[in-house]
Context: one part of a larger RNA
RNA sequence: CGCAGGAGAUUUGAGUGGGGCUGACCUUAGUACGAGAGGACCGGGUUGGACGCACCUCUAGUGUACGAGUUAUCCCGCCAGGGGUAGCGCUCGGUAGCUACGUGCGGAAGGGAGAAACGCUGAAAGCAUCUAAGCGUGAAACCCUCCACAAGAUGAGAUCUCCCCAGACGCAAGUCUCUGAAGGCUCCUGGAAGAUUACCAGGUCGAUAGGUCGGGUGUGGAAGUACAGUGAUGUAUGAAGCUUACCGAUACUAAUCAGCCGUGAGG
Numbered sequence: 001c002g003c004a005g006g007a008g009a010u011u012u013g014a015g016u017g018g019g020g021c022u023g024a025c026c027u028u029a030g031u032a033c034g035a036g037a038g039g040a041c042c043g044g045g046u047u048g049g050a051c052g053c054a055c056c057u058c059u060a061g062u063g064u065a066c067g068a069g070u071u072a073u074c075c076c077g078c079c080a081g082g083g084g085u086a087g088c089g090c091u092c093g094g095u096a097g098c099u100a101c102g103u104g105c106g107g108a109a110g111g112g113a114g115a116a117a118c119g120c121u122g123a124a125a126g127c128a129u130c131u132a133a134g135c136g137u138g139a140a141a142c143c144c145u146c147c148a149c150a151a152g153a154u155g156a157g158a159u160c161u162c163c164c165c166a167g168a169c170g171c172a173a174g175u176c177u178c179u180g181a182a183g184g185c186u187c188c189u190g191g192a193a194g195a196u197u198a199c200c201a202g203g204u205c206g207a208u209a210g211g212u213c214g215g216g217u218g219u220g221g222a223a224g225u226a227c228a229g230u231g232a233u234g235u236a237u238g239a240a241g242c243u244u245a246c247c248g249a250u251a252c253u254a255a256u257c258a259g260c261c262g263u264g265a266g267g
Stems, first nucleotide, its partner, number of pairs: 001152001005163007015149004021049007033038001051106005059100004066093005071086006110144003117137004164266001166177004178264001183261004187203005208254003211250005218242002224237005
């Protein structure tokens, strides 16, 4: 820009892409078959491999915004307690998120049409013949079925709901005045969305983010004081103190105020 008024939702599916793999074991059954040795079709069940999709409950990794230990040095006047630097100084753990080595799921079943092939009925050709007319069975292949996208499918589809009913001048084209809906955008607070954009949740009629409070999680026994010990240190107060991204509550802070687009009933 188009989809013959504008707008917000919900959709149909022409079409396009993806997927389609396979082993072993148990059973049927030591049955059918076979002198024996051996040993099934068909059907039912279990469990794997590789591949793919999703997810983070478990396991594991990361986790330079969490906790603790510790070395050297500088600083906070000193002690104590802390802070900076050493490419997170080193080390031990670890929330959320992101991951696989982890977990869940998938291939199927079914239908249609049919290849080779196997048949039924059956003439030409009194017989025979799956074929000439007609009918059936039949493969991971084909078309559906499953998953994703999809009306720029210009063949532009469908459904629901919402919105707009002024005047003057002019022969006309048009000009001026009034009006500005539904809805959308800008802007702002943010996000399991994201390069930007887009998308989504919100903007006081408000829990969108921060803060605060409560909880959870992690670390692992804070500081201070007291006691024991010559002392290093230990014990008690006390599962203490601290605690990021997690779960809630709460308007304390910030989403203020506002501007713009979109018209007047539609060839």